The RNA shown here (FMN riboswitch aptamer (RFN element)) has 114 nucleotides.
Model confidence (mean pLDDT): 84 of 100.
RNA sequence: AAUCUGUUUCAGGGCGGAGUGCAAUUCUCCACUGGCGGUAAAGUCCGCGAGCCUUAUGGCCGAUUCGGUGAAAUUCCGAAACCAACGGUAUAGUCCGGAUGAAAGAAUCAGAUG
Numbered sequence: 001a002a003u004c005u006g007u008u009u010c011a012g013g014g015c016g017g018a019g020u021g022c023a024a025u026u027c028u029c030c031a032c033u034g035g036c037g038g039u040a041a042a043g044u045c046c047g048c049g050a051g052c053c054u055u056a057u058g059g060c061c062g063a064u065u066c067g068g069u070g071a072a073a074u075u076c077c078g079a080a081a082c083c084a085a086c087g088g089u090a091u092a093g094u095c096c097g098g099a100u101g102a103a104a105g106a107a108u109c110a111g112a113u114g
Stems, first nucleotide, its partner, number of pairs: 002113005008107003016030004031094002033084002035048004043082002051060003064080005086097003
């Protein structure tokens, strides 16, 4: 160096304008946001977390194309699209709530092996 065990800390963003209406940050038009690891830099690829169901094992679980550059990109550049748990409430990715929670994982320190 590497591997294993443990400690500590951190670890999700976004409704602004107009309209209708008794009432909408929920509807309509425009707007806005994008967890973690991998890989040519990714919300849409692969995997994971979260979420939902289940006594548990376990199961379910969203969405992208075209063109360009390049050795290599569904990741970059240009263009046009699409997606987003549950409960509450005028129908919610953006409000309130479970949640001062949990967690993929990141950093850190200590110990062990060597």